[in-house]
Context: one part of a larger RNA
RNA sequence: CCGUUUGGUGGAUGGCUCGGCUCGAGCGCCGACGAAGGACGUGCCAAGCUGCGAAAAGCCUGAGGGAGCCGCACGGAGGCGAAGAACUCAGGAUUUCCGAAUAGGAAUCCUCAUCGCAAUUGCUUCGCGCAAUGGGGAACGCCCCGAAUUGAAACAUCUCAGUAGGGGCAGGAAGAGAAAACGAAUGUGAUGUCGUUAGUAACCGCGAGUGAACGCGACACAGCCCAAACCGAAGCGCGCGAGGUUUCAACCUCGUUGCGCAAUGUGGUGUUUGGACUGACUUUCAGCGUCUGACCGUCUUCACGAAGUCUCCUGGAACGGAGCGUGAAACAGGGUGACAACCCCGUACUGAAGACCAGUAAGACGUGCGUCAGCUCCGGAGUAUCGGGGGUUGGAAAUCCCUCGUGAACAUGGCAGGCAUCGAUCUGCUAAGGCUAAAUACGACUCGAGACCGAUAGUGAACAAGUAGUGUGAACGAACGCUGAAAAGCACCCUCAGAAGGGAGGUGCAAUAGGGCCUGAAAUCAAGCGGCG
Numbered sequence: 001c002c003g004u005u006u007g008g009u010g011g012a013u014g015g016c017u018c019g020g021c022u023c024g025a026g027c028g029c030c031g032a033c034g035a036a037g038g039a040c041g042u043g044c045c046a047a048g049c050u051g052c053g054a055a056a057a058g059c060c061u062g063a064g065g066g067a068g069c070c071g072c073a074c075g076g077a078g079g080c081g082a083a084g085a086a087c088u089c090a091g092g093a094u095u096u097c098c099g100a101a102u103a104g105g106a107a108u109c110c111u112c113a114u115c116g117c118a119a120u121u122g123c124u125u126c127g128c129g130c131a132a133u134g135g136g137g138a139a140c141g142c143c144c145c146g147a148a149u150u151g152a153a154a155c156a157u158c159u160c161a162g163u164a165g166g167g168g169c170a171g172g173a174a175g176a177g178a179a180a181a182c183g184a185a186u187g188u189g190a191u192g193u194c195g196u197u198a199g200u201a202a203c204c205g206c207g208a209g210u211g212a213a214c215g216c217g218a219c220a221c222a223g224c225c226c227a228a229a230c231c232g233a234a235g236c237g238c239g240c241g242a243g244g245u246u247u248c249a250a251c252c253u254c255g256u257u258g259c260g261c262a263a264u265g266u267g268g269u270g271u272u273u274g275g276a277c278u279g280a281c282u283u284u285c286a287g288c289g290u291c292u293g294a295c296c297g298u299c300u301u302c303a304c305g306a307a308g309u310c311u312c313c314u315g316g317a318a319c320g321g322a323g324c325g326u327g328a329a330a331c332a333g334g335g336u337g338a339c340a341a342c343c344c345c346g347u348a349c350u351g352a353a354g355a356c357c358a359g360u361a362a363g364a365c366g367u368g369c370g371u372c373a374g375c376u377c378c379g380g381a382g383u384a385u386c387g388g389g390g391g392u393u394g395g396a397a398a399u400c401c402c403u404c405g406u407g408a409a410c411a412u413g414g415c416a417g418g419c420a421u422c423g424a425u426c427u428g429c430u431a432a433g434g435c436u437a438a439a440u441a442c443g444a445c446u447c448g449a450g451a452c453c454g455a456u457a458g459u460g461a462a463c464a465a466g467u468a469g470u471g472u473g474a475a476c477g478a479a480c481g482c483u484g485a486a487a488a489g490c491a492c493c494c495u496c497a498g499a500a501g502g503g504a505g506g507u508g509c510a511a512u513a514g515g516g517c518c519u520g521a522a523a524u525c526a527a528g529c530g531g532c533g
Stems, first nucleotide, its partner, number of pairs: 001531008014518001015482002019453002021450006027443002029136002037098003040053003044076002048072002059092006068080003103111003112116001119133005140171001141169005151158001155205001181188002192219005202210002223435003226380001230268002234266001235261004239256007274378003277374005287367006297356007308324001309340001310323004325342002327331001333345003386405006413430005469476002489517001493503003
């Protein structure tokens, strides 16, 4: 040096999984009654996590539960529990300090003694008396502002893109929404979302590129209220009195020679199927308001829940092999000393409670639906329209919006029907007021599933994880899983300087399973043996 053997080091590989990832379903706001988030405390011993708050791993009540319990955390000590603990659910009590933080100030602490709703609002008896707002939330939503890299093979219109980002505001969804709509046929009939229409019509240095709608097919369906005409205070709030519902709080009905609001308009009527008014008919059950208030279904948490632990063999152990049986509306799955329908938890079926559906459907009460004729009255104005400029859009002469100007008509009216003007006809609709569930979006949270990963993978994080650590800071940011069926976790003895290490011994199927301990590859180290020099 080569080979080989035995060990060490090392931690690959295989197997496993209290963690992730994705999808689906459910469900969806919290907060001055002080949130989210944090600080500091809190245990017999207590550093961390978890829980809790000076009543501090907890207190009270009810229901379940059940013989054990005093969190992770298996130790020592000491306790609790059949007078029913632990544990689970529901309700209640306590809940330090900071934090919107709100008496004043402040790096989680202090001060005043007028013990404070600070500020901004509403009402007001004018007293912070009664109330409201503020801040947070994973993404989703609406509104306002709004880039650049890039592409155009350069670049300026254009594109990226109304995107990223910034600001405001709201909800469990938001926004939109009951035609001054579409369309051009035997017409449709609020809105939204999905598929298609369609990369079509259209836009565009007609370059690069951008890019609908009607219709059709689905999901889900729901419609209403004012202003005005007419009546003319018939109305409302507070207080007081009576009655009713009710545990209270609160609400409803009636009354009132109390006070206030109200002709600068309360109330009734009425709303496109036009209405009012006048007249003549008919008799109601549409809608609206108040109150009561579901079934079913879905989800979650539970209850009940069949049938071998028979014989022999191997083994440490039977859940294996052989033999003989049993259940099945249950042969999904997991656990148990190896592979278990029949050992345990479960599973199927059946049932219970809670939440959601939903204050919905439905019901009760109050009000009142409608037909015909007359053609007197009403039907949203700096609006519709038009012109100049700009933004935006697929919107082209024909999108929508802003701005400056111009500026109508009055139902025999008006608007629209993708170029303009004039004339006529046809079709659709009725602007300039308002509300509206569901189908839709998202996933903080709960549950389920997977031809997803299996510890250099999968979240950054299966472990003390946004931890240790780094940075003045904004911020950046790891690594670390596995004894055994059961700790039975090696008593005693020897060696030794020994609480190290080793031997011997014991436990165990196994210790080459000996506490970073399953398997234990390679690089690599040592020793023995063999070969060559």